[in-house]
């Protein structure tokens, strides 16, 4: 320098906050998808799943 295990408790999951829950990393986990040679173009969604709030977008009423 590199690998490999152990603790440590924290972190991570396409843009915010909370609580369940499941996965994964421990210096990593993650940094989305289609179309395209490249430039460039387009869909969809504040979740990893579920509910709850905030923002944002549609439609209807007042």
């Nucleotide at each position: 320098g590199c690998u490999c295990u152990g603790c440590a408790u924290g972190g991570c999951g396409a843009u915010g906050g909370a609580g369940u829950u499941c996965g994964c990393c421990g210096u990593a986990a993650a940094a989305g998808c289609c179309c395209g040679a490249c430039c460039g173009g387009g869909a969809u969604g504040a979740u990893g799943a579920c509910u709850c709030c905030u923002a944002c977008g549609a439609c209807u009423g007042c």